Notes
Small-subunit ribosomal RNA from a Limisphaerales bacterium, 1580 nucleotides, folded computationally. Its mean pLDDT, the model's own confidence on a scale to 100, is 82. It matches the Rfam family "Bacterial small subunit ribosomal RNA". Gene Ontology terms of the family: ribosome and structural constituent of ribosome.
RNA sequence: ACGGAGAGUUUGAUUCUGGCUCAGAACGAACGCUGGCGACGUGGAUGAGACAUGCAAGUCGAACGGUGACUAAACAGUAGCAAUAUUGUUUGGUUGUAGUGGCGAAAGGGUGCGUAACACGUGGGUAAUCUGCCGUGAUGUUGGGAAUAAUUUGCCGAAAGGUAAGCUAAUACCUAAUAUGAAUCUCUUGGGUAUCUUGAGAGGUUCAAAGCUGGGGACUGUAAGGCCUAGCGCAUUAUGAUGAGCCCGCGUCCUAUCAGCUUGUUGGUGAGGUAAUAGCUCACCAAGGCGAAGACGGGUAGCUGGUCUGAGAGGAUGGUCGGCCACACUGGAACUGAGACACGGUCCAGACACCUACGGGUGGCAGCAGUCGAGAAUCAUUCACAAUGGGGGAAACCCUGAUGGUGCGACGUCGCGUGGGGGAUGAAGGGCUUCGGCCCGUAAACCCCUGUCAUUUGUGAACAAACCUUUUCGGAGUAAAAUUUCGGAAGCUGAUAGUAGCAAAAGAGGAAGAGACGGCUAACUCUGUGCCAGCAGCCGCGGUAAUACAGAGGUCUCAAGCGUUGUUCGGAUUCACUGGGCGUAAAGAGUGCGUAGGUGGCUAGGUAAGUUCGAUGUGAAAGCUCUGAGCUCAACUCAGAAAUUGCAUUGAAAACUGCUUGGCUAGAGGGUCGGAGGGGGGAUUGGAAUUCUCGGUGUAGCAGUGAAAUGCGUAGAUAUCGAGAGGAACAUCAGUAGCGAAGGCGAAUCUCUGGACGAUACCUGACACUGAGGUACGAAAGCUAGGGUAGCAAACAGGAUUAGAUACCCUGGUAGUCCUAGCCGUAAACGAUGCACACUUGCUAUGGGCGGAUUACCUAGCAAUAGGAAACUCCGUCUGUGGCGUAGCUAACGUGUUAAGUGUGCCGCCUGGGGAGUACGGUCGCAAGAUUAAAACUCAAAGAAAUUGACGGGGGCCUGCACAAGCGGUGGAGUAUGUGGCUUAAUUCGAUGCAACGCGAAGAACCUUACCUGGCCUUGACAUGCAAGUGGUAAAAGUCUGAAAGGGCGAUGACCUAGCAAUAGGAACUUGCACAGGUGCUGCAUGGCUGUCGUCAGCUCGUGUCGUGAGAUGUUGGGUUAAGUCCCGCAACGAGCGCAACCCUUGUGUCCUGUUGCCACCUGAACGAGAGUUCGGAGCACUCUGGACAGACUGCCUCGCUUAAACGAGGAGGAAGGUGGGGAUGACGUCAAGUCAGUAUGGCCCUUAUGGCCAGGGCUGCACACGUACUACAAUGCCUGAUACAAUGGGAAGCAAUACUGUAAAGUGGAGUAAAUCCAUAAAAUUAGGCCUAGUUCGGAUUGUAGUCUGCAACUCGACUACAUGAAGCCGGAAUCGCUAGUAAUGGCGCAUCAGCUACGGCGCCGUGAAUACGUUCCCAGGCCUUGUACACACCGCCCGUCACAUCAUGAAAGCCGGUUGUACCCGAAGUCGCUGAGCUAACCCGUAGAGGGAGGCAGGUGCCGAAGGAAUGGCUGGUGAUUGGGAUGAAGUCGUAACAAGGUAGCCGUAGGGGAACCUGUGGCUGGAUCACCUCCUU
Repeated sequence: ACGGAGAGUUUGAUUCUGGCUCAGAACGAACGCUGGCGACGUGGAUGAGACAUGCAAGUCGAACGGUGACUAAACAGUAGCAAUAUUGUUUGGUUGUAGUGGCGAAAGGGUGCGUAACACGUGGGUAAUCUGCCGUGAUGUUGGGAAUAAUUUGCCGAAAGGUAAGCUAAUACCUAAUAUGAAUCUCUUGGGUAUCUUGAGAGGUUCAAAGCUGGGGACUGUAAGGCCUAGCGCAUUAUGAUGAGCCCGCGUCCUAUCAGCUUGUUGGUGAGGUAAUAGCUCACCAAGGCGAAGACGGGUAGCUGGUCUGAGAGGAUGGUCGGCCACACUGGAACUGAGACACGGUCCAGACACCUACGGGUGGCAGCAGUCGAGAAUCAUUCACAAUGGGGGAAACCCUGAUGGUGCGACGUCGCGUGGGGGAUGAAGGGCUUCGGCCCGUAAACCCCUGUCAUUUGUGAACAAACCUUUUCGGAGUAAAAUUUCGGAAGCUGAUAGUAGCAAAAGAGGAAGAGACGGCUAACUCUGUGCCAGCAGCCGCGGUAAUACAGAGGUCUCAAGCGUUGUUCGGAUUCACUGGGCGUAAAGAGUGCGUAGGUGGCUAGGUAAGUUCGAUGUGAAAGCUCUGAGCUCAACUCAGAAAUUGCAUUGAAAACUGCUUGGCUAGAGGGUCGGAGGGGGGAUUGGAAUUCUCGGUGUAGCAGUGAAAUGCGUAGAUAUCGAGAGGAACAUCAGUAGCGAAGGCGAAUCUCUGGACGAUACCUGACACUGAGGUACGAAAGCUAGGGUAGCAAACAGGAUUAGAUACCCUGGUAGUCCUAGCCGUAAACGAUGCACACUUGCUAUGGGCGGAUUACCUAGCAAUAGGAAACUCCGUCUGUGGCGUAGCUAACGUGUUAAGUGUGCCGCCUGGGGAGUACGGUCGCAAGAUUAAAACUCAAAGAAAUUGACGGGGGCCUGCACAAGCGGUGGAGUAUGUGGCUUAAUUCGAUGCAACGCGAAGAACCUUACCUGGCCUUGACAUGCAAGUGGUAAAAGUCUGAAAGGGCGAUGACCUAGCAAUAGGAACUUGCACAGGUGCUGCAUGGCUGUCGUCAGCUCGUGUCGUGAGAUGUUGGGUUAAGUCCCGCAACGAGCGCAACCCUUGUGUCCUGUUGCCACCUGAACGAGAGUUCGGAGCACUCUGGACAGACUGCCUCGCUUAAACGAGGAGGAAGGUGGGGAUGACGUCAAGUCAGUAUGGCCCUUAUGGCCAGGGCUGCACACGUACUACAAUGCCUGAUACAAUGGGAAGCAAUACUGUAAAGUGGAGUAAAUCCAUAAAAUUAGGCCUAGUUCGGAUUGUAGUCUGCAACUCGACUACAUGAAGCCGGAAUCGCUAGUAAUGGCGCAUCAGCUACGGCGCCGUGAAUACGUUCCCAGGCCUUGUACACACCGCCCGUCACAUCAUGAAAGCCGGUUGUACCCGAAGUCGCUGAGCUAACCCGUAGAGGGAGGCAGGUGCCGAAGGAAUGGCUGGUGAUUGGGAUGAAGUCGUAACAAGGUAGCCGUAGGGGAACCUGUGGCUGGAUCACCUCCUU
């Protein structure tokens, strides 16, 4: 030293950027609900709006003359004999009062209009000043005079008031004297930084006064008094204190869309003026003064100590309290005074209000209360001067809405209470419930206590000490006394207030609410509602199970309050000094040069402005902090300390910065030498190509496109040869090569010229860096004028495409593109990266230069050798340009000595998205436009990078009856069946792309049945419980009615258990209550089950590692597979669910078994000519049945693959060969997929009906459309005859044989059979015959007649049979389906459901039994990797603009109406100042002293200035405005589809033209473009 917290919200998720919002504290608050007590505070923030009424500034009789009342004395009169009474006069006393006079009224109190200023704060100056009352010191206080108010009288007026005459006093007024002194002038001398002067001395001039009260010994006077004395007062002066004036340094809001302002302006001289300086004012002279460090203008605002907040730095604020300022109905002005240009004074003007006799007057609450108004909103028309303070007075005392108190308001802070302890049948009640229980809850009741606050009663304060009075005592004082004064004693004084406090009494008695409960944020359930009503601070809730609405129960938080709203700070490091950024998020100016400014190398001396340290003064008090104390505590108050981070003065230090003087060479510049270069300007020249013209050759096309057409061509094109014209651009070289500041620069030569680089180290000596304003350059497009025009080509025209096509494509084509001269000044002007300097690991490539090594070569030499030296190569170095990368940085991507690293200096820029780079204003421009640059309003996001998916008319690899190759179908016909639609009383319901549609339904005539019509029942057709009743009970033949159901009647007439029996219990029935019942709704509340992607090969996890993170890795890569199958490699290693295998079946063998199966061998019998057949025995060999086991594993061989492995190809063996065939088996998940009508089930709904029963009807209805099948169209066929070979499976209310009847369906009848035994015959095929290509001997629909069978019943509405009838149809448009082998195709058989049947359907069985696959370009679906993305309900995505409608704010606009202000004028009040003043004039002077005159003054007049007012013309600003422009918002409107993927023409920037619109096109630029190829470079 005590101090710093975050959260929600952009996304599928993440990190970041960035805004919005919340939690905190505070308030002069208001509003809603509620409200017990007290203490202390606090209360008109808006209309500086208007104010009724009362009060807020008076006091002094000890300054003065009157006057009223009371009283005393004296004198006089009257009455009376007198006492006495009464009247008048005089004097005295007490008391009151209008007036003169003095002091005060300039304080106190209120408000914040104005003011951006020396107004305020802070620190100084005043040698440029004043200061009443007060303190201290000194000296005085003498002599005269003239008036006037009051009052009286007259007059005028409604009033307010005025006027004339007369009387009078003073501490009122005037004059003279004196001068301690003061002021002023002159001189001498000291002093000071100074315009000067406080010191000492001399001289001249000018300037005062007032009395009042008390006491008194001697003297004097009739008395008052004189005189003396004390106090107060007065005059002059010095000084102090207090207060005030003026001046200065620094500090003090926003705006540049206010950039220039100023004529008393800036200065001087002189004068005036002031208390005092000064252009403060005036005359003259000079032409200055201020300003980017923001003048001038506009807006807003009292400043401050402080207050709130904050960790602090800061930010906001200035109410109460304190200091200063300003103002007092609005504007102006002065007077008086020590002090004012004066809140409760004056004058004038104006507005407003009131009175009026209409002539004229009066007023100023922003004092305290109070009223009205406006407003969300702010109190009593209270008590007292008892205290504190102020004014007056000698004092008593008076005044004091200052102040002290009380009242009202939960407005705030603080404190207290609404009870404490015990108490479980865990009461009742309420709520919830899984129905068991749980919660409210020890909470209540009940028992025992306590007595705060409030209530009642009683008692009862402090704040009070003085002044003063009284008496007495003591001291001072005096000649003595007294007034007086000091001290002591006693007495007197309380608004608050009968209050605080204290005591007693009684009784838990009188005293709890508000908000919240989805997250943030502590606290959860039920009911109601059903995108309604509503909530909401942000995110967001509500569409039938809402912890988010409303109510309730419960809970949580605060608590006499609780919430809401508003405002401020905080959080917000979100304007960043502390403490931010600019490659892609907002943000580097297009680029240079350069002014001001900022910053600046090495070294030495000086200085002390900055800097550091100390001292002194100040930084008011209150407040904050700390310590202590007083109210019972606290708030509150008091005391002390600390703090007040500041300013000023002064002293010291000298490192750093500054300033100054001198030096240096490392920065910078120059000199000399050298090479490189599309650097710039001008002139000249060149060839290739396009086009055009002419000529030759030559003939029918050319051109163009995805395909075409427009166009050109027989008048000769295109093609080709030759000649010519003209303009523009410069192939190859050419290169992440070069040059330039950037824009940019490319044929060659000549010429003029700029810069960089290298070498050298000769010169200068910090000359440097940056750079607000300024200035120059600045692609393309565009503009002006004049040329030029080959090609290309906005606009335009035509042809196509298209739904349209104002486009993309094509044919033409004008501006323009080019040159000269000028303008424009913008681009994705980009490295989206400002300039300069320094430092910081590396590798590599390349341009330019230099140095070194080496060598061809040259020279010398006979030679060895020596010297020189090109190219290549190597090494080093300087300077450019690239790539990759360490550390570091970064949100990440990335960057990385060419930094986005580490630092320094300077400039520019940013602060959420939209509105908007827009409007208005300014500047520039010929214009287009450029530049500078807002606001209202609106949203809670907008955005960056990266991740996982999904998607792409992106890419690569792979698979699949996906295509292809084949076979057979569907789509055409008829029929069956399902669906849609239509119809209907009903045609019950569900299923709807693949993945609904011969589906639920493996059987709708009744039943089923859920639908419709009609008739009935109501505890019910069915279950359980409770209560009551019933033995002639339950049951019940029979009978009546009825279509039946149902409703009546009803002979007869019971059962079980216990008990002897009566009886009891049960069962049964009737009645009633609970309840049953529902194919009613919700498959989007659910369980379960199922479909589909898909039998596709995928989907994940643990640990580790990487990444801030979402996530990644594993799972990617190279091979391979049917497969994430396996192998290899690898920061991964393992594992799980899937794949495969295990299971069933089928194919081979072995063993076992042996009836109902089998019959080879053996045997018997019968039949037969025989072969042989049948039956029986024996047998189990074979077939077969059903069990067990074996077998197949790439195990073996060869080859291939990169060694190896996995694997592939071939082969052997084998019944079977590479998962042998088939089946069952369906990962994580997707589709809110399907099913509440299969069952189950939450919630909702119905309850004499949506439940139950019955009859009849319907589900079968038919213009039509679709799906799925069957039968066909025929000769590979059909018909007739003959004849061979199966398997699965079923059978008792069943299957049914032989036999008989019938043409047949079928019937009669019933052997056998609960089954390897019986029922029980396969058909295609094969064979023989017929038909002979036709609507037929094909095809069989439809219809008629007659039957059979099932069934209670075949009309609606069954199947089958026979006879007769004999439709359509001759192989099927576009399109489309299935299938890869025992498969397709084709043939029959069986079974389930079932009385029968619509079965041609479904599920199975066996027979016969093919063709084809080159291959993966394409269609479809899927998997993996990669890429882009503005998508994430994920392309059926997202999203742009016009138009139409509604609402909102805003710009322009002919004008209209205000506010404010400038300039030049008119008029000109009051008033100061100046001039005048012939009218009037007491004091002083002269004087004739009652004349007259002078001095002075006043009225009046006039001049300057001058408020308000008038009229003219400008600026700024606000409101309104027909119409009009764009903008924003809105659930479903219209037109298109511009952007995001290569977004289907890559997009975007600048510019120009065009178009309903998004947009299109031209020209130049950018990558912030995908894909493929090539070049270069890098890595390995």
The source organism's lineage runs through Bacteria, Pseudomonadati, Verrucomicrobiota, Verrucomicrobiia and Limisphaerales. The RNAcentral record of the sequence draws on ENA and SILVA.